[in-house]
RNA sequence: GGGGCAGUAGUUCAGCUGGGAGAACGCGUCGUUCGCAACGACGAGGUCAGGGGUUCGAAUCCCCUCUGCUCCACCA
Numbered sequence: 001g002g003g004g005c006a007g008u009a010g011u012u013c014a015g016c017u018g019g020g021a022g023a024a025c026g027c028g029u030c031g032u033u034c035g036c037a038a039c040g041a042c043g044a045g046g047u048c049a050g051g052g053g054u055u056c057g058a059a060u061c062c063c064c065u066c067u068g069c070u071c072c073a074c075c076a
Stems, first nucleotide, its partner, number of pairs: 001072007010025004019056001027043005049065005
């Protein structure tokens, strides 16, 4: 330098035939208990890596950039 994959909640990830942003764990409150754990109920938490474009509408499609992993090439 070139190719491929990935980037979504605090963490691990799902969601990609374009229209509801979600699950589990974690966190908070409440209930149960003398208390803790466990269990149950409720809740908070997101510029969907960044920017631009297409579209009535973009996490999803297109372009550029950044970061990580990986393969190939080059090199003293």